[in-house]
RNA sequence: UGGCUCAGGAUGAACGCUAGCGGCAGGCCUCAUACAUGCAAGUCGAGGGGCAGCAGGACACUUCGGUGUUGCUGGCGACCGGCGAACGGGUGCGUAAUGCGUAUGCAAUCUACUUUAUACUGGAGAAUAGCUCCCGGAAACAGGAAUUAAUGCUCCAUAUCGCCUUUUGAACGCAUGUUCGAAAGGUGAAAGCUCCGGCGGUAUAAAAUGAGCAUGCGUCCUAUUAGCUAGUUGGUGGGGUAAAGGCUCACCAAGGCGAUGAUGGGUAGGGGUUCUUAGUGGAAUAUCCCCCACACUGGCACUGAGAUACGGGCCAGACUCCUACGGGAGGCAGCAGUAGGGAAUAUUGGUCAAUGGGCGCAAGCCUGAACCAGCCAUGCCGCGUGCAGGAUGAAGGCUCUAUGAGUUGUAAACUGCUUUUGUACAGGAACAAAAAAUCCCCUGCGGGGGAUCCUGAGUGUACUGUAAGAAUAAGCACCGGCUAAUUCCGUGCCAGCAGCCGCGGUAAUACGGAAGGUGCAAGCGUUAUCCGGUUUUAUUGGGUUUAAAGGGUGCGUAGGCGGCUUAUUAAGUCAGUUGUGAAAUCCUAGCGCUCAACGUUAGGAUGGCGAUUGAUACUGGUAGGCUUGAGUCAAGAAGAGGUAAGUAGAAUUUAUGGUGUAGUAGUGAAAUGCAUAGAUAUCAUAAGGAAUACCGAUAGCGUAGGCAGCUUACUGGUCUUGAACUGACGCUGAGGCACGAAAGCGUGGGGAGCAAACAGGAUUAGAUACCCUGGUAGUCCACGCCGUAAACGAUGAUCACUCGAUAUACACGCUUGGCGUGUGUGUCUAAGCGAAAGCGUUAAGUGAUCCACCUGGGGAGUAUACCCGCAAGGGUGAAACUCAAAGGAAUUGACGGGGGUCCGCACAAGCAGUGGAGUAUGUUGUUUAAUUCGAUAAUACGCGAGGAACCUUACCUGGGCUAGAAUGAGUUUUGCUACCCUAAGAAAUUAGGGGUUCUUUCGGGACGGAACACAAGGUGCUGCAUGGCUGUCGUCAGCUCGUGCCGUGAGGUGUUGGGUUAAGUCCUAUAACGAGCGCAACCCUCUUACCUAAUUGCCAGCACGUAAAGGUGGGGACUUUAGGUAGACAGUCCGCGCAAGCGGAAGGAAGGAGAGGAUGAGGUCAAGUCAUCAUGGCCUUUAUGCCCAGGGCUACAAACGUACUACAAUGGCGUGUACAGAGGGAAGCUACUUGGCAACAAGAUGCAAAUCUCGAAAGCACGUCUCAGUUCGGAUUGGGGUCUGCAAUUCGACCCCAUGAAGUUGGAAUCGCUAGUAAUCGCGUAUCAGCAAUGACGCGGUGAAUACGUUCUCGGACCUUGUACACACCGCCCAUCAAGCCAUGGGAGUUGGUAAAGCUUGAAGACAGUAGCUGUAAAAGGAGCUGUUUAGAGUUGGACCAGCGACUAGGACUAAGUUGUAACAAGGUA
Repeated sequence: UGGCUCAGGAUGAACGCUAGCGGCAGGCCUCAUACAUGCAAGUCGAGGGGCAGCAGGACACUUCGGUGUUGCUGGCGACCGGCGAACGGGUGCGUAAUGCGUAUGCAAUCUACUUUAUACUGGAGAAUAGCUCCCGGAAACAGGAAUUAAUGCUCCAUAUCGCCUUUUGAACGCAUGUUCGAAAGGUGAAAGCUCCGGCGGUAUAAAAUGAGCAUGCGUCCUAUUAGCUAGUUGGUGGGGUAAAGGCUCACCAAGGCGAUGAUGGGUAGGGGUUCUUAGUGGAAUAUCCCCCACACUGGCACUGAGAUACGGGCCAGACUCCUACGGGAGGCAGCAGUAGGGAAUAUUGGUCAAUGGGCGCAAGCCUGAACCAGCCAUGCCGCGUGCAGGAUGAAGGCUCUAUGAGUUGUAAACUGCUUUUGUACAGGAACAAAAAAUCCCCUGCGGGGGAUCCUGAGUGUACUGUAAGAAUAAGCACCGGCUAAUUCCGUGCCAGCAGCCGCGGUAAUACGGAAGGUGCAAGCGUUAUCCGGUUUUAUUGGGUUUAAAGGGUGCGUAGGCGGCUUAUUAAGUCAGUUGUGAAAUCCUAGCGCUCAACGUUAGGAUGGCGAUUGAUACUGGUAGGCUUGAGUCAAGAAGAGGUAAGUAGAAUUUAUGGUGUAGUAGUGAAAUGCAUAGAUAUCAUAAGGAAUACCGAUAGCGUAGGCAGCUUACUGGUCUUGAACUGACGCUGAGGCACGAAAGCGUGGGGAGCAAACAGGAUUAGAUACCCUGGUAGUCCACGCCGUAAACGAUGAUCACUCGAUAUACACGCUUGGCGUGUGUGUCUAAGCGAAAGCGUUAAGUGAUCCACCUGGGGAGUAUACCCGCAAGGGUGAAACUCAAAGGAAUUGACGGGGGUCCGCACAAGCAGUGGAGUAUGUUGUUUAAUUCGAUAAUACGCGAGGAACCUUACCUGGGCUAGAAUGAGUUUUGCUACCCUAAGAAAUUAGGGGUUCUUUCGGGACGGAACACAAGGUGCUGCAUGGCUGUCGUCAGCUCGUGCCGUGAGGUGUUGGGUUAAGUCCUAUAACGAGCGCAACCCUCUUACCUAAUUGCCAGCACGUAAAGGUGGGGACUUUAGGUAGACAGUCCGCGCAAGCGGAAGGAAGGAGAGGAUGAGGUCAAGUCAUCAUGGCCUUUAUGCCCAGGGCUACAAACGUACUACAAUGGCGUGUACAGAGGGAAGCUACUUGGCAACAAGAUGCAAAUCUCGAAAGCACGUCUCAGUUCGGAUUGGGGUCUGCAAUUCGACCCCAUGAAGUUGGAAUCGCUAGUAAUCGCGUAUCAGCAAUGACGCGGUGAAUACGUUCUCGGACCUUGUACACACCGCCCAUCAAGCCAUGGGAGUUGGUAAAGCUUGAAGACAGUAGCUGUAAAAGGAGCUGUUUAGAGUUGGACCAGCGACUAGGACUAAGUUGUAACAAGGUA
């Protein structure tokens, strides 16, 4: 940078757990699915004929129950008639405009009931339902005859008035025209009832209300829908309508719409408003209100003021029901309710008391509208579940450092108080101001006032009072971070959690439980959805060098934007006024329900639209002017700018000829190839094609791609100077057009070199590559396509502004200077910008205009569709699915088959080894009852172990013990026990016998036994829970800190640079200055001298003495011993150097750290060790503890490490002979003597040690062996011994005799060492009875060689560079294949849907026509018939959209699969 995610609010919600009460609201979001049953629209007798049923009266009859008659009365079924049924109620299918919202218009309209005004209400007639009779049918429902009424129907009269025609006047407007008049002519009405109060009827005008039509603006997604349209667009005329109109028809014209998105497709009722937001916005359209649409699906009209009619009609269709099979009936998207669907949404309730509606004069009737009640925590609001005191801080739970403490917690118990709510009892509203009716009064005649009387579904409800009593009432989620709140137990990558990050593999604050805590609370959580956070679509308010993103470049259309100035206009803009913006909602202030939710009143707001009046700076329009933008002109200039033609030399190759002979060519090395048929080499001649060395550049030109020998022709642009001309002519530029490297394609040429493909040779595990030898397309030319590149400055074009320095190309100017001006090309830099890197007048700075593009990674620049292309392919360009990242710049490390500098026995130079043999020892492996355990690259393997026969010992087998083998402390008791003897036993052990401690202040104490009750014990596990200790890098020179400074930050600086050093040692430079841990020094040993001291050491001189001997006296000179001091510091000199320092010299015992030791920074390897020790947790407790015997750790096909001894003559053997240091010594070292060949034994002496003792070898001298498996070598084996020890078989060492193996210097490879070192020689010590020691640790003797040097190997240090690594190269990571799973594309086909079209058919209805029929005096009309139109049906071929689909293609994700190693470092071929 960027995505993902969370905390907030909301909901017509649902689900889980839980639930005391009340108020107010809400309640099929899914199937506009199907519906049983009941109800939802009637009313009027004051319109009518009438009277079925009910009640009453009268009359008649009577069995005294009643029956019959009578429209007489109240009333009234059905019927005619009027009004209503078009409202109210439901739903959201359809509809992207016949809709809705808003603002207008109708000079183009209608309006029942209501109100107002004026006028009228005269006369006549014919029918029909009902009723009655006949008759069909199962029913629904008909048919016929006779008769009858009206406020039903028809005719006539009248006409203030309306309408029509003609003539005419005035006023007005907006074009047609409109309004008000006048005159003449024509035409059109009515209905009665009555209780006499009244209620109606007709006409006209006006009002109100409602409706209709038209217009502007606004109103979702999709261009992978780009063209649509024939009644289509307009005109004239006719028809039609309440009314304008192609609304319809005839004719005429050819228009109309569309990139400001037509047409098509998808989705969707719209709005007031609701939710959210800081706001702009975004989302939604439940409840309430307005509008629209619909009423089983589709069509159609009738009636009517109004319908194309939810509870009317006709037709068609689907479905359901009834049926006597002939026919009929129906439409809950009204209220309840049922089924179905679904995660999911209520009662087949009461009442017309109120509000409202219909009818009626009214009473009244009807009203699932409405008002109420019921169900549901669905939401909002309110109340309660108690309050106060109460610490032995109770018990219980939980935790811990556990005799106890902490916490739950004043919480409980207990004491006192209160009584909301609930329960019981009692009282008890408002909603009724009523309206209406009756009576009275007033009146402007519309009405108003008063009195009386009546009416409550909810409801005995709200509310109030009284009583008892803490009584009736708390849950849910969470506690790793985000995010408030932590511990224990269980589990052990299991079970599980999870919004994201992530948690769980034996100590889980993340799972499950518990305790405690936190949050909210009659609710709490989860899920779903919307907004927010998200400036993550950016108008407010983002970006595009490298993070996603500048088009490859230019020209240019539409569009957008545009220099200075004058006048005018007033479209934009601004201000005032005004209309509208329904109510509800929202906000503010009040008021009413006890508060609140809720309700209500007033005000505000409702960001808009319309009208009007003004303002004129700016923008726009119109008219004019200007020159600075732009262009023209004149004179010059530079250039690989372009196109075409010609031409030149060098080189390669080939050909021919000559000279000439064996190779040449090629590579890391080779081979293929060429060559005795003469190559390569060399000379001459010729041919042909391509490219143009030097100049040449950090340069020039071009819009980009790109452009290079030279000459000519044609031609584009640029720059400079001048300022003559035009007068804004400009900038940008969606579509469009043109150009556009390389490769590729087509046709025809050409072909020297080079060179995909291909072939061969190498390399390699392979090598379809890198390398080599060849080689075809191609590269070249002409013409035509393609249209893409890391087409890059990864940086669009234009204009303006903003410090400097320097170089360079070209031109011009002057004052001729490394001076000025301009146009280019580069580098460095100020401010500023930027995430940083960096950019910086050639901007990535500051502004302006226009275009293009971006919105997480992958899928994918893919699929599909369309366009372009001969093809290759290009352009436009998704989704499903999947991940929580992908990415940029910089930082610190690490790494590199990157670079530089430096160091080290690192290499090299040397010496001696290992690896081959035998043996010893350790390890692996194998074996075993056990072969105990650990260590196991460097950094395990002669390691723990500095010493396994028993013991050790941890292992195995067997026998035993269980408060235990040891230790501590407490209480009680006791005086044993040890030891000795006997018996059993392998021993442990057991049994018996003997044996009877010390001290005392006499209480006791010490020591020991026994019992009881505590701490047991464990070499069992975890070194990946730990401490401590240790190894390694590495005795490498590093590792850090404080302050300051730099950087947004990580971090840097210091610590880097230049020198120097063994060293981050020191110097110098320096935004660093200082400091710490390391380095060095201080410490120890050795080397020199001196001082002091002098026994056990020493002995020069003196003396004694011996065979000899410091043996003795003595001495302190010397050596030595052991304490101290001095000495070395680059101090002095020379040279170099700024210095640090380096080189040389002198002196010196020692010289540049004199040699060696001790000393190991910060860290790394989860390095090693729970078996030294300590320790958390876990495990075990008649055993995983303890005791004992025997065995094992010593096995033995094999392999490895480390050593010893050798292979011999620098040697072996024999004889003789010399010289150390450092250590050890009493259950010891042992002189000396004797015995034994010897190991050793027997005696014996000295010494707790400078006194005694253990003690050298190589060497040297002489002799011998003479190159052999030997007089080398010593393994192995046999025999005999010695010593230690309880014990030598498994399993000791040593001695003697005999035996005499392998081995003749060791393959690949590899270790150590730089001086008293390597090599070689022996000596000592620890452990230890003894010893498997050839090991380890020390000591001295003899005593070398070599180092040119840092290219290479290994390790390390510093600086730098690259990085896709950070578990850090033993890293990361790619592709195919194999397996599983998921979504998608293609796909022969197949199934379904959508909207149209063609043809055929065509109901009802409407319109038109109509011989014959009916009808009448004649007509009008009607039935019928015909035609047109049309829902639907059938059929046809296409289009579009989906589902399925054998097979197939790629993609995503998965466990540690397979094969390679493509990328990241120069990634090993950049």
The RNA shown here (small-subunit ribosomal RNA) has 1470 nucleotides and comes from a metagenome. RNAcentral holds the sequence, with entries from SILVA. It matches the Rfam family "Bacterial small subunit ribosomal RNA". Gene Ontology terms of the family: structural constituent of ribosome and ribosome.